[in-house]
Context: one part of a larger RNA
C1' cells in the first nucleotide's frame, strides 16, 4: 500500500421489510445435463450457460453420420495450348458425376494480336467451421451508470509511499460548500444528443372540418381556425417569497405561479480496471496440422432419439369465470409488388381456405383489434372448467411434409380442485392483463424486439439476509 474479518461508524439499491403477481406440484412447448445412436455437428457452464450463439434444422442452412463420386480442385493470381463459346439431346445413374452426341460465335482491333467465355494441361498454389481465446486483434459479458481512477508540481518520509482525494456540512453524484501543506488538471458525474409531456411560429395534402352549401359517407364544393403532421423557435433556473432550517454558504423544508418542480419521464451514453471471463464456428491473424484429404461435389439420414434430472416459457385448474350465443364501441408501432407484395368487396366452403378481381410503391388503398360494454345460458361438478393424447378427413407453402411443417373441421376429452423444502420479478402510467405489428421468413413462434388498450396495492423502517461505496 491493498484484500479480506461471524471489528466498528456513515451511507446505498426491489436488498431485507411493505405489498401485488409468479415459478417450484399438471399437461405442453423450448434449451441444457444425461443416455442412446452410425450421426445424434460445435460452442455458451455459478452470479455473469441452459427460449443462449440461432431475426426461424424437411431439401438448403450443416459444420456430424453413411454411400456414390472428385483431386490445381467449388473459389482467387499466373503461364501454355486449343476455339468444339453459349445452349441443348441421349444412354447410365439416387443425384453428382461418367460416356456420347447436336450446335456453331460475342466485344475490340493496326488483322498481328487482345479481352470475355469454355475445354485441356503444367506447377506456383488454392481450400480446411481443423488445433491453440492460456500466443493475439476486434467485439462482447460483468462488478456497475456504482462513483469512483489517477496525474502534474509543491510538501512530507530512509524507504515503499503519504498528502492532494482525509476531516465538517451536502448531494442521485469526488455534487457542491466551508475548513485544511496543498495548488491545479485529466478520465469518468452532470450537461451538450434523441423522445415523451406545455406553448409559440412557419406550412396545409393525402391529415382535420368550427362555421356555409352537399352527401350513404370529409363524399364534394369550400376552410387552416381546430386535431395531426414535420421543421424551427419558447419553457424549469431552487428563478420568486421581508417564509422556515443550517454557519451569513452549499443545500434541505414550505408555498406562489406553472403543463410540468427540484436530475420532470424514458433512451442513448459504461472511468481506471478486475475474471489467462467469452468467442480462432462472424471477421481478421501468429505458430502447429492437413493436401488423391482434415479439401470439393451429390443422394439419403442426422442435429427432432429418450427411463430421467434442471432451467425458461406457455395454457390450466375455473363463477372478478365459461359459453361451439346474440348484439355494439374505441388504438397505437409497423409492413406491403413489376425481382409479382398487401389484397378490400363479391361468390364458394361449416372452417383452414379457394375463385374473381377494385385499390395502393400508399398520412390517400389494403394487412386490422383485443379485454371492454349490453342481453341471453351455465351454478359449483373434473362440469357447457381444463384441453393433452389418439383415430378420421381436408387446407396452404414448397421440386418435396414418412422420418420432420403450420393451419381447419368432425370425433376422442388425459393430467389437473391453486401446488413441499426453496425462489423471482416489480415503486407508476410501474405490476397485473387484454390483444396488434416487425424481423427472420416459400412454409414454419408458446421465442424475440417493439406498440398501444384497462390498470393497482404496498413502502413504518434500515435490526436482519445478498451487493456496493466511505472512513477507520
Nucleotide at each position: 500500500u491493498g484484500a479480506c474479518g461471524g471489528g466498528g461508524g456513515c451511507c446505498c439499491g426491489c436488498a431485507c421489510a411493505a405489498g401485488c403477481g409468479g415459478u417450484g406440484g399438471a399437461g405442453c412447448a423450448u434449451g441444457u445435463g444425461g443416455u442412446u445412436u452410425a450421426a445424434u455437428u460445435c460452442g455458451a457452464u455459478g452470479c455473469u450457460a441452459c427460449g443462449c450463439g440461432a431475426a426461424g434444422a424437411a431439401c438448403c442452412u450443416u459444420a456430424c453420420c453413411u454411400a456414390g463420386a472428385u483431386u490445381u480442385g467449388a473459389c482467387a493470381u499466373c503461364c501454355u495450348g486449343u476455339g468444339c463459346u453459349a445452349c441443348g439431346c441421349u444412354g447410365u445413374g439416387a443425384a453428382a458425376g461418367c460416356a456420347g452426341u447436336g450446335g456453331u460465335u460475342c466485344c475490340c482491333u493496326u488483322u498481328u494480336g487482345g479481352g470475355a467465355c469454355g475445354c485441356a494441361g503444367u506447377g506456383a498454389c488454392a481450400g480446411g467451421u481443423g488445433c491453440u481465446g492460456c500466443a493475439u486483434g476486434g467485439c462482447u459479458g460483468u462488478c456497475g451508470u456504482c462513483a469512483g481512477c489517477u496525474c502534474g508540481u509543491g510538501u512530507u518520509g530512509u524507504g515503499a509511499g503519504a498528502u492532494g482525494u482525509u476531516g465538517g456540512g451536502u448531494u442521485a453524484a469526488g455534487u457542491c460548500c466551508c475548513g485544511c501543506a496543498a495548488c491545479g488538471a485529466g478520465c469518468g458525474c452532470a450537461a451538450c444528443c434523441c423522445u415523451c409531456g406545455c406553448c409559440g411560429u412557419u406550412a396545409g395534402u393525402u391529415a382535420c372540418c368550427a362555421u356555409c352549401a352537399u352527401u350513404a359517407a370529409g363524399u364534394u364544393g369550400g376552410g387552416c381556425a381546430c386535431u395531426c403532421u414535420a421543421a424551427c423557435g419558447g419553457g424549469a433556473c431552487c428563478g420568486c417569497u421581508a417564509g422556515g432550517c443550517u454557519a451569513u454558504a452549499a443545500g434541505c423544508c414550505a408555498g406562489a405561479g406553472g403543463a410540468a418542480g427540484g436530475u420532470g419521464g424514458g433512451g442513448a451514453u459504461g472511468a481506471c480496471g478486475u475474471c489467462a471471463a467469452g468467442u480462432c464456428c462472424u471477421c481478421a491473424u501468429g505458430g502447429c496440422c492437413u493436401u488423391u484429404a482434415u479439401g470439393u461435389c451429390u443422394g439419403g439420414g442426422g442435429c427432432a432419439a429418450c427411463a430421467c434430472a434442471c432451467g425458461u416459457g406457455c395454457u390450466a385448474c375455473a363463477a372478478u369465470g365459461g359459453g361451439c350465443a346474440g348484439g355494439u364501441a374505441c388504438a397505437a408501432u409497423g409492413c406491403g409488388c413489376a425481382u409479382c407484395g398487401c389484397g378490400a368487396g363479391c361468390c364458394c366452403g361449416c372452417g383452414a381456405g379457394g375463385g374473381u378481381u377494385a385499390g395502393c410503391a400508399a398520412a390517400u388503398c389494403g394487412c386490422a383489434a383485443a379485454a371492454g360494454c349490453c342481453u341471453c345460458c351455465c351454478u359449483c361438478a373434473g362440469u357447457c372448467c381444463g384441453g393433452a393424447u389418439u383415430g378420421g378427413a381436408g387446407u396452404c407453402u414448397g421440386c418435396a411434409a414418412c422420418u420432420c411443417g403450420a393451419c381447419u373441421c368432425c370425433a376422442u376429452g388425459a393430467a389437473g380442485u391453486c401446488g413441499g423444502a426453496a425462489u423471482c420479478g416489480c415503486u407508476a402510467g410501474u405490476a397485473a392483463u387484454c390483444g396488434c405489428g416487425a424481423a427472420u421468413c416459400a412454409g414454419a413462434a408458446g421465442g424475440u424486439c417493439g406498440c398501444g388498450g384497462u390498470g393497482a396495492a404496498u413502502a413504518c423502517g434500515u435490526u436482519c439476509c445478498c451487493g456496493g461505496g466511505c472512513c477507520u